This is a predicted structure of a 1398-nucleotide RNA (small-subunit ribosomal RNA) from an uncultured bacterium.

RNA sequence: GAGUUUGAUCAUGGCUCAGGACGAACGCUGGCGGCGUGCUUAACACAUGCAAGUCGAACGGAAAGGCCCCCACCUUGGUGGGGGUGCUCGAGUGGCGAACGGGUGAGUAACACGUGGGUGAUCUGCCCUGUACUUCGGGAUAAGCUUGGGAAACUGGGUCUAAUACCGGAUAGGACCAUGGUUUAGUGUCUCAUGGUGGAAAGAUUAUUGUUUUGGUGCAGGAUGAGCUCGCGGCCUAUCAGCUUGUUGGUGGGGUAAUGGCCUACCAAGGCGUCGACGGGUAGCCGGCCUGAGAGGGUGGACGGCCACAUUGGGACUGAGAUACGGCCCAGACUCCUACGGGAGGCAGCAGUGGGGAAUAUUGCACAAUGGGCGCAAGCCUGAUGCAGCGACGCCGCGUGGGGGAUGACGGCCUUCGGGUUGUAAACUCCUUUCGUUAGGGACGAAGCCGCACUUUUUUUGGGUGUGGUGACGGUACCUUUGUUAAGAAGCACCGGCUAACUACGUGCCAGCAGCCGCGGUAAUACGUAGGGUGCGAGCGUUGUCCGGAAUUACUGGGCGUAAAGAGCUCGUAGGUGGUUUGUUGCGUCGUCUGUGAAAUUCCGGGGCUUAACUUCGGGGUGGCAGGCGAUACGGGCAUAACUAGAGUGCUGUAGGGGAGACUGGAAUUCCUGGUGUAGCGGUGGAAUGCGCAGAUAUCAGGAGGAACACCGAUGGCGAAGGCAGGUCUCUGGGCAGUAACUGACGCUGAGGAGCGAAAGCAUGGGGAGCGAACAGGAUUAGAUACCCUGGUAGUCCAUGCUGUAAACGGUGGGCGUUAGGUGUGGGGACCGGUUUGGUUUCUGUGCCGUAGCUAACGCAUUAAGCGCCCCGCCUGGGGAGUACGGCCGCAAGGCUAAAACUCAAAGGAAUUGACGGGGGCCCGCACAAGCGGCGGAGCAUGUGGAUUAAUUCGAUGCAACGCGAAGAACCUUACCUGGGUUUGACAUGCACCAGACGGUUGUAGAGAUACGUACCUCCCUUUGUGGUUGGUGUGCAGGUGGUGCAUGGUUGUCGUCAGCUCGUGUCGUGAGAUGUUGGGUUAAGUCCCGCAACGAGCGCAACCCUUGUCAUUAGUUGCCAUCAUUUAGUUGGGCACUCUAAUGAGACUGCCGGUGACAAGCCGGAGGAAGGUGGGGAUGACGUCAAGUCCUCAUGGCCCUUAUGACCAGGGCUUCACACGUCAUACAAUGGUCGGUACAGAGGGUAGCCAAGCCGCGAGGUGGAGCCAAUCUCACAAAACCGAUCGUAGUCCGGAUUGCACUCUGCAACUCGAGUGCAUGAAGUCGGAAUCGCUAGUAGUCGCAGGUCAGCAUACUGCGGUGAAUACGUUCCCGGGUCUUGUACACACCGCCCGUC
Repeated sequence: GAGUUUGAUCAUGGCUCAGGACGAACGCUGGCGGCGUGCUUAACACAUGCAAGUCGAACGGAAAGGCCCCCACCUUGGUGGGGGUGCUCGAGUGGCGAACGGGUGAGUAACACGUGGGUGAUCUGCCCUGUACUUCGGGAUAAGCUUGGGAAACUGGGUCUAAUACCGGAUAGGACCAUGGUUUAGUGUCUCAUGGUGGAAAGAUUAUUGUUUUGGUGCAGGAUGAGCUCGCGGCCUAUCAGCUUGUUGGUGGGGUAAUGGCCUACCAAGGCGUCGACGGGUAGCCGGCCUGAGAGGGUGGACGGCCACAUUGGGACUGAGAUACGGCCCAGACUCCUACGGGAGGCAGCAGUGGGGAAUAUUGCACAAUGGGCGCAAGCCUGAUGCAGCGACGCCGCGUGGGGGAUGACGGCCUUCGGGUUGUAAACUCCUUUCGUUAGGGACGAAGCCGCACUUUUUUUGGGUGUGGUGACGGUACCUUUGUUAAGAAGCACCGGCUAACUACGUGCCAGCAGCCGCGGUAAUACGUAGGGUGCGAGCGUUGUCCGGAAUUACUGGGCGUAAAGAGCUCGUAGGUGGUUUGUUGCGUCGUCUGUGAAAUUCCGGGGCUUAACUUCGGGGUGGCAGGCGAUACGGGCAUAACUAGAGUGCUGUAGGGGAGACUGGAAUUCCUGGUGUAGCGGUGGAAUGCGCAGAUAUCAGGAGGAACACCGAUGGCGAAGGCAGGUCUCUGGGCAGUAACUGACGCUGAGGAGCGAAAGCAUGGGGAGCGAACAGGAUUAGAUACCCUGGUAGUCCAUGCUGUAAACGGUGGGCGUUAGGUGUGGGGACCGGUUUGGUUUCUGUGCCGUAGCUAACGCAUUAAGCGCCCCGCCUGGGGAGUACGGCCGCAAGGCUAAAACUCAAAGGAAUUGACGGGGGCCCGCACAAGCGGCGGAGCAUGUGGAUUAAUUCGAUGCAACGCGAAGAACCUUACCUGGGUUUGACAUGCACCAGACGGUUGUAGAGAUACGUACCUCCCUUUGUGGUUGGUGUGCAGGUGGUGCAUGGUUGUCGUCAGCUCGUGUCGUGAGAUGUUGGGUUAAGUCCCGCAACGAGCGCAACCCUUGUCAUUAGUUGCCAUCAUUUAGUUGGGCACUCUAAUGAGACUGCCGGUGACAAGCCGGAGGAAGGUGGGGAUGACGUCAAGUCCUCAUGGCCCUUAUGACCAGGGCUUCACACGUCAUACAAUGGUCGGUACAGAGGGUAGCCAAGCCGCGAGGUGGAGCCAAUCUCACAAAACCGAUCGUAGUCCGGAUUGCACUCUGCAACUCGAGUGCAUGAAGUCGGAAUCGCUAGUAGUCGCAGGUCAGCAUACUGCGGUGAAUACGUUCCCGGGUCUUGUACACACCGCCCGUC
């Protein structure tokens, strides 16, 4: 920096990621070299080999080898024996070393380590310097020889012998000890006096002498190394708070190289600790290393310094040095040998083995170099070391080729089928040869050391010259050319976001992925594979650990009103912090210098390996510690210095439910007694339990007892908080104002500690009226262990103790200073005016509003959550959990302190927009109400569910499916079923080939499709190529009412004809967003007006459109007929006045008047008018919602079928029927039925049609043919209504279902399965339960007519007119909607979310 809590936002807060690092491990892969590095686990056990020896110039010697001599055997040199030598050397005595080097990190929280001091409290072999010496003697002993014991390891006796082994004596000016003197801070140094103690190898070597060299001893000094001691520094834990008896100190003594309780005897009673003793856990420490901007955090593997350890524990010896890795003794465990008596061993040295483990190498070469031990030296030893081997374990370097090469090849993948991509990549061509491989040459490291010769020096040592020798690595690095050919050399991870990089297929919440968010349920850039791409590259990923990001422990650099977080409050100890002035000090602080801060590492500049890593040189740095000198502002100390502004005291006033105790008052409740009085009282939403005729409730009088104190009373007062209220008295704490007499910094905060601390609860003893947990009863309820009611025990009250907690809250710790105001209120003071109410100002409390500022926002704002200082407490994701364990407190209940395992990716805050609320305000709608008529009951029609079936094709399913798609299923339709036949196909088009027609007439079989035939007529244009057309064969393809409406377009429904939905600019807000669109009115309306940080605009509303209602003008046939003729008839002449038709206009706009309203918008009433406030009706449907409906209207992406899921035919089915539901039509009758008579419409249709008159039939209808492509003809008689007659309340003269017979019409065809007619039959049904629907006027209801579909079929649908009501007080309620506001833990949005039990 990013991702992740949300619909979105800001902030809080956790989780996660990108970076770097590693002694790593695992997966896939692997060409070369250089430099490094490699048991982090079992300080587990170890086979085998090696890792410490050396000196003959200390010694006695001679086992072995060499050389010389002799002898024997035998042979050309060997074997055996003897003697010698000391070239050499086993064993031994002696010296030095073995205390170094090498390993490991178990222990250790410590003077162990780091750093800086002290040692006047010490030692120091070998080394260096100086000085003085190196004398006289002695006795042993190992080895050897001899003799025993034992299995062995080993060991005993006897007898010789040597030393640089051991011992004694002499000398010693020095040294040491004791006392005194001088000096010093001091026990140092120096010097003097007295007394005491103590040494030597006269050894070795040196070719000739002499001598040389090297040893040895005393003392002093140096260097090196070591010991002891002190200041400071660095882990966790208080759920470890007290620890300690040699403990703390002193004196005497002992011990040590040396101080010291180091040890001991006595004496005293101390010592350490909240600045964390003691205990527990963990751990070797550091230079450094990793990370980080730094401050920090983590770490201590390799290299270097120190420490500790060496199978476990203990002990000493030797020595200069050890309490000793490859020494000794003892004990334990383990292993091995054994003759069972007894012995041996210690890889945390180098290799190596087993084991453990995710995991870590060769039983290699060499002393050539560096270094160490011994030696005069040569030299010997050296698993230190130098090298090599193994491991991509890490870092660094190199390579796997370079140039050209487009037809953009083949192949792969994708595709919109055009192409794109892999990709100049390959092929091909030209060039190069690092590395590897082959061959040849071939180092530096060798400075030196050794041998020999010469030279210098008197000689030696030493120096010089020459020459020869000396390399593990290694025939390695390197060089050269040769040979060879692009030849031998590329993988891994990732591709949803973070995070660079996308497509296809497979799979289908499966398989799987995942660091976090998350992906996968049939179109997965997230799984698997492929193509392509991205990143790194001999590596790449994963896992683990550490730092970073994380300001997420905050010193640098965080917070605490509501996110986690102020202790319930006060007092006060330690501590922290602190007013003014002067002097002094120089502790802090500051400057400068010195020492130290090892080397290596890091940084800078050079050098060497071809470069780099690596290595080397120089420089810088190393924030610390110690010391010297200097400064003195600030902080501290001192002056028992001074001051008065902080703080306190005094004095004068003042308010108060501040506290404790005693006394006392009235009202009310309850109870008791008595009186009056009678049937109820009480209680609730409604009741019941309960009380009451044994006299309640009510009422009056008297009495008892307990508790609480109406009015005043308040956002008011007091108190540290909890808290405090009738009145009086006594005692008592604190505050405020004024004054300025006194003290003189006495202050603030406050870890631990102490005290106070509501209610409930506990203990003891009282008291007990009312109220009232528990409990009982009655109700409510599905239940009701509750809410409501009737009772009622603890308790509430008092006294004395305990408990110690609360949303103990202002959710805001205390103190001081400082920073605009306004307005109330409690208590004081000052001034002014004073006649009272006043005015100005000041101090102290207590509220509200508000500026700057702060805050994530809300909000806070002189009573801060602003700006600063001081001190304390507390927080560090949610859950687990304020829980467990431990400790302390409590009589108990419980309180205080206070985790972890595990689990989640969030939990939480503030604000925003919606949605929701059995929240609120306002408003609307046939929403309710007021009415009228229905449905739900009956039979029938129709649709649906269900059932059935070979099939009963499919879709629609709350409103918003169900007389819906379907404006009309007998065949067709038809998509379904059964059966039959068909495969380029019923339909479209391209290509290739063939034929010439196609087609018509007709026969047989068949249910038909179709199959097999038959005779006749035989193509058109022509550029003669062929084209058109038709048929056949073949191939591309057709076809699908198959799936997905949750892949889609289009279209439709619904909220809803509801009044809403948005935008630009501006403004406000960190932001989501807000404003505008809210508010006051008004409207059918976001309609209009006014106001307003808004001003405008768009889609909606309205209007414009159609129709209807009035009038005018124009026109007058097929329409009309007032007047004039004529008639049976507007039939005709005539006319166009009227009706009507169809075109154009007018008219209605709150225009006028009055009232009201804000002088507005508007509303109310009126006039005029055919019509009055959108006149009535229609068309018109904003942004969006419902993954709403439709893939079967159409179009269309994926998927599926292709002799079938396509297409054809016949028959059947969609018309089934125990049942359930929706919607109609008809009824149940008298407002009616039947019969007779008689009147009045509108809107439509008509040539494959409507069909007149006339005639026939009871009728459906038949016949007939006039007229009409229609204001002409026709369908076509409208019906209800009206006038009469009859029926008389009944299953009827109601009702018409069902059924029988006989017919009519349409049509190839009415069986499944049409409609109608006549006669006969005459079912249910007497107005319909719960519930529910429509309608506000020419509306409901009622009556008929027409049309579309259609061969036929209408109770459906769409229209038309006739007749023609009732009611609306009103908005409380039901339903739906709009708007404002409020709450929210909801946002898939209450059909939400979510808790508990089982």
It matches the Rfam family "Bacterial small subunit ribosomal RNA". Gene Ontology terms of the family: structural constituent of ribosome and ribosome.